[in-house]
Context: one part of a larger RNA
RNA sequence: GGCGUACGGUGAAUGCCUUGGCAUCAGUAGGCGAUGAAGGACGUGAUAAGCUGCGAUAAGCUUCGGUAAGGGGCAAAUACCCGUUAUAACCGGAGAUUUCCGAAUGGGAAAACCCAGCAGAGGUAAUGCUCUGUUAUCUGUGUGUGAAUUAAAUAGCGCAUAGAAGCGAUACCCGGAGAAUUGAAACAUCUUAGUACCCGGAGGAAAAGAAAACAAUAGUGAUUCCGUAAGUAGUGGCGAGCGAACGCGGAACAGCCCAAACCAUUCUGUUUACAGAGUGGGGUGUGGACCACAAUGUGGUACUCGAAUAGAUAGCAGAACCGUUUGGAAAGACGGGCCAUAGCGGGUGAUAGCCCCUUAAGCGAAAUCUUGAAGAGACCUAGUGGUAUCCCGAGUAGGUCGGAACACGUGAAACUCUGACUGAAUAUAGGAGGCCCACCUCCUAAGGCUAAAUACUAACUGAUGACCGAUAGUGAACUAGUACCGUGAGGGAAAGGUGAAAAGAACCCCGUGAGGGGAGUGAAAUAGAACCUGAAACCGUACGCUU
Numbered sequence: 001g002g003c004g005u006a007c008g009g010u011g012a013a014u015g016c017c018u019u020g021g022c023a024u025c026a027g028u029a030g031g032c033g034a035u036g037a038a039g040g041a042c043g044u045g046a047u048a049a050g051c052u053g054c055g056a057u058a059a060g061c062u063u064c065g066g067u068a069a070g071g072g073g074c075a076a077a078u079a080c081c082c083g084u085u086a087u088a089a090c091c092g093g094a095g096a097u098u099u100c101c102g103a104a105u106g107g108g109a110a111a112a113c114c115c116a117g118c119a120g121a122g123g124u125a126a127u128g129c130u131c132u133g134u135u136a137u138c139u140g141u142g143u144g145u146g147a148a149u150u151a152a153a154u155a156g157c158g159c160a161u162a163g164a165a166g167c168g169a170u171a172c173c174c175g176g177a178g179a180a181u182u183g184a185a186a187c188a189u190c191u192u193a194g195u196a197c198c199c200g201g202a203g204g205a206a207a208a209g210a211a212a213a214c215a216a217u218a219g220u221g222a223u224u225c226c227g228u229a230a231g232u233a234g235u236g237g238c239g240a241g242c243g244a245a246c247g248c249g250g251a252a253c254a255g256c257c258c259a260a261a262c263c264a265u266u267c268u269g270u271u272u273a274c275a276g277a278g279u280g281g282g283g284u285g286u287g288g289a290c291c292a293c294a295a296u297g298u299g300g301u302a303c304u305c306g307a308a309u310a311g312a313u314a315g316c317a318g319a320a321c322c323g324u325u326u327g328g329a330a331a332g333a334c335g336g337g338c339c340a341u342a343g344c345g346g347g348u349g350a351u352a353g354c355c356c357c358u359u360a361a362g363c364g365a366a367a368u369c370u371u372g373a374a375g376a377g378a379c380c381u382a383g384u385g386g387u388a389u390c391c392c393g394a395g396u397a398g399g400u401c402g403g404a405a406c407a408c409g410u411g412a413a414a415c416u417c418u419g420a421c422u423g424a425a426u427a428u429a430g431g432a433g434g435c436c437c438a439c440c441u442c443c444u445a446a447g448g449c450u451a452a453a454u455a456c457u458a459a460c461u462g463a464u465g466a467c468c469g470a471u472a473g474u475g476a477a478c479u480a481g482u483a484c485c486g487u488g489a490g491g492g493a494a495a496g497g498u499g500a501a502a503a504g505a506a507c508c509c510c511g512u513g514a515g516g517g518g519a520g521u522g523a524a525a526u527a528g529a530a531c532c533u534g535a536a537a538c539c540g541u542a543c544g545c546u547u
Stems, first nucleotide, its partner, number of pairs: 001546009015532001016497002020468002022465007029457002031167002039101003042055003046078001050074002061095006070082003106115003116135007137164009172203001173201004183190001187237001213220002224251005234242002255449003258393001262281008287391003290386004299380003303377003310370004315363002321336005337354002339343001345357003398422007408434001429444005484491002504531001507518004
């Protein structure tokens, strides 16, 4: 030096565990904000660095309920307090307080700072000073005043009052604007895709919506969503690809209001008979006005009030087991019982239906919120016949040119939208049925509203998992978006486990200490805080063999 055995050191794998994550489902809720938000700065405790809570009333104040013998957060110890049968603490409802910054809004500013005006109050001999309130902008409405222009009007300048602004899950929805990588095995039409990104707007959903619709000789009867039709018909450098509808089966169902004709009335203009404007009635497609007849009752509501009921935000109560034995400890084993509308789950010194918390079934609210039955109000509600006259949404429909959107790339290309130029008709009218024409059929544009079925989940509650178990699962099980890095946008960790209980090792010894040896605790200390288990690499000690 090598090999082997034994015992150690180092090291952290592995096993076991779970406070944390991940995913899905159901329910709730779907907003907060000038009554100052979201998010912060700075403070606030007997001691106080961090987190949490709170705001100069500062780990809190008041009140109403619940619960209660113990409390003064994480978080021990000391001190000092509060409380013990109900004003402690804790939980819930409603209030009060709520510095400064921040839309930030009196003016300014390098966020958490500086400096003011006005009114009132305090204070001083007086000034300085202190406190409270108020003072941004824009828009709507009302109102006062009021130029150029002797009137009137308007602009302007004020006052009062209401609203807006900003944040949010970069979810869902509508609109505006709008790529490229890519695919076509290159690439230009095409595709990716009206996607991503950006902007505007809104709601708990949004959008759409009561036929100028489909259909086809038979019929249907607003919209939305799902299944099918169907990868069909089509479209397409007929390439890559794109890709319907009718019909059928379901979910859910709900229909309405104006404009106009006509009547009444008020006002304005003036050419004195018309025009225009406002208000009320009328009226809305089975058309209406108009004329005649009939009717005051029937039915309904998506509006307001109302408050029953039910629920949310604390809770209450809740059955049934003992002995022996092993053990540090019984819930294990053995023996004998019991409950069960409860043998889900968790805890307790090992594995507990009957020890504890729960669980089944049941009960409960002073206060606030949600729900909204009955009821009340308000509102809506018809017909028959006649047809001479009147009305039925105009720079609209349609056309031409250029685009877009329709599954449909200009095509035979309808239907829909519109940048330019044009430009009708009023029911004996007009639009559509995929060029166009005729016949036939369906419908009535150019005004508006409308629940449900549908989409999503930041947040709250509950449940579940052939999801993870500390290099996994969130980046984050722990002072985590922390430490740290970067001028900045931004990037971004590592880090869990003594024990059943601290019983966390009094006392003695070596040592400056660190550390160790005894003693003691404990079932165990090779469980000693660098603490469960403790693999391997690596480093030793002892012994054996060997060179």